[in-house]
Context: one part of a larger RNA
RNA sequence: UGACGGGGGCUCACACAAGCGGUGGAGGAUGUGGCUUAAUUCGAGGCUACGCGAAGAACCUUAUCCUAGUCUUGACAUGCACGGAUUAACUCCUGGAAACAGGAGCCAGGCCUUCGGGUACAACGUGCACAGGUGCUGCAUGGCUGUCGUCAGCUCGUGUCGUGAGAUGUCGCGUUAAGUCGCUUAACGAGCGAAACCCUUGUCCUUAGUUGCCAGCGGGUCAUGCCGGGGACUCUAGGGAGACUGCCGGUGUUAAACCGGAGGAAGGCGGGGAUGACGUCAAGUCCUCAUGGCCUUUAUGAUUAGGGCUGCACACGUCCUACAAUGGCGCGCAUAAAGGGAUGCAAACUCGCGAGAGCAAGCAAAUCCCAAAAAACGCGUCCCAGUCCGGAUUGCAGGCUGAAACCCGCCUGCAUGAAGCCGGAAUCGCUAGUAAUCGCAGGUCAGCAUACUGCGGUGAAUGUGUUCCUGAGCCUUGUACA
Numbered sequence: 001u002g003a004c005g006g007g008g009g010c011u012c013a014c015a016c017a018a019g020c021g022g023u024g025g026a027g028g029a030u031g032u033g034g035c036u037u038a039a040u041u042c043g044a045g046g047c048u049a050c051g052c053g054a055a056g057a058a059c060c061u062u063a064u065c066c067u068a069g070u071c072u073u074g075a076c077a078u079g080c081a082c083g084g085a086u087u088a089a090c091u092c093c094u095g096g097a098a099a100c101a102g103g104a105g106c107c108a109g110g111c112c113u114u115c116g117g118g119u120a121c122a123a124c125g126u127g128c129a130c131a132g133g134u135g136c137u138g139c140a141u142g143g144c145u146g147u148c149g150u151c152a153g154c155u156c157g158u159g160u161c162g163u164g165a166g167a168u169g170u171c172g173c174g175u176u177a178a179g180u181c182g183c184u185u186a187a188c189g190a191g192c193g194a195a196a197c198c199c200u201u202g203u204c205c206u207u208a209g210u211u212g213c214c215a216g217c218g219g220g221u222c223a224u225g226c227c228g229g230g231g232a233c234u235c236u237a238g239g240g241a242g243a244c245u246g247c248c249g250g251u252g253u254u255a256a257a258c259c260g261g262a263g264g265a266a267g268g269c270g271g272g273g274a275u276g277a278c279g280u281c282a283a284g285u286c287c288u289c290a291u292g293g294c295c296u297u298u299a300u301g302a303u304u305a306g307g308g309c310u311g312c313a314c315a316c317g318u319c320c321u322a323c324a325a326u327g328g329c330g331c332g333c334a335u336a337a338a339g340g341g342a343u344g345c346a347a348a349c350u351c352g353c354g355a356g357a358g359c360a361a362g363c364a365a366a367u368c369c370c371a372a373a374a375a376a377c378g379c380g381u382c383c384c385a386g387u388c389c390g391g392a393u394u395g396c397a398g399g400c401u402g403a404a405a406c407c408c409g410c411c412u413g414c415a416u417g418a419a420g421c422c423g424g425a426a427u428c429g430c431u432a433g434u435a436a437u438c439g440c441a442g443g444u445c446a447g448c449a450u451a452c453u454g455c456g457g458u459g460a461a462u463g464u465g466u467u468c469c470u471g472a473g474c475c476u477u478g479u480a481c482a
Stems, first nucleotide, its partner, number of pairs: 001482002003479003007476007015466002019430005026321008034312002042053002065307007074130001078129006090105006109121001110119003132296002135294003141290002143285003146281001148279001153192006159168003172183003198273004203241007213230002217228003244267001247261005323423001327382006339370003344363002349358003389420001394415007436458007
């Protein structure tokens, strides 16, 4: 100087407390361990692995993961030498699961030209340099990332003090979300962080007015901004205003600031996001990529078919659906936002109980389509039961995508109708448009979503405390630790 303490003081955080809803029990989905297997590819491992890499394993993906068949200058790149139009491509035949192997047919182009030919490129064959490796080492590395933590810290220059390591500044008193600011002060300044600048949302003004809107005027319809028109309003998207402790009162050291109030759409950081200091964990990644070294080179490379990654006595994590009446079912009826659409989204109509099919308008989309929002609300029914709860499982019949749904997809109809009556010890999230709950969309994608990323609808309870648990910051103290 640090680190540590079942030392002290001060302070903070959904850390506890106060509340609300869960997990742990059931069934299922998914990841992991284990077991099994010819193979169940590899990585990730307390917090910070386990719906993680994977924004989507039937083939492909996919990885020598397995079995079997093939290739050896190679699936891919560059160069050299030789051959030289032989060949490539295409067609056919044989073997084959295909890859591929063997054979046959066909036979082109550029430039120069003295029309004799010459020459070069691409391709092919042979040979050589080399290619290739998701092989090893993340403890050789770059880059990127997680975490402490959006915690308030981490440092430097000069000066001063100390023999020195170092100290001071950065301490103290107040204050703040903050090393934020003020005062004091052997320190005076500065940098990286904090804050601000950026995006979004909340109010108003202005500009613009189509594809959006419709108050007033007119026309028209069973009806609809449908039409003429209008720019008021909503909205869209450009520009600007607005919030700064600015104003008032109080407290405070005349300070920083805090408390209350006014005005205001918004008040003391208005809400949300992006943004992550010096560093820590030899944290993660050599399988994104890059790269040193090592290893491999008729194989650890390449290729094909099939299988596996989906295997199931079991254990754990994360979720979904429930156990019901604040509910289930039936009928009626209202209201979003944000997105996507050309190998695409597809209306209406017809057929089908339905998944869907047929036909087909419109739309590169504020115009058309996906598109029905759902919970809510109204009426009816069920009457506390393993039920009109719950939907697992299984049988049959179908639909869709796709060469192909056996291993191993999704959906529909009929039938079947399991466990489950609120969950032990323990444990998680959340402080407001939040939790809870309800749907919608997107990416991935031929097909496949209970996952992920967004969007809106309905919309609480509790806390104004810091004794305790956990983590963190500052000061101080002890130490046989570094």
Source information
Small-subunit ribosomal RNA, 3' major domain from an uncultured Planctomycetota bacterium, 482 nucleotides, folded computationally. Rfam family: Bacterial small subunit ribosomal RNA. Rfam links the family to the GO terms structural constituent of ribosome and ribosome. Model confidence (mean pLDDT): 81 of 100.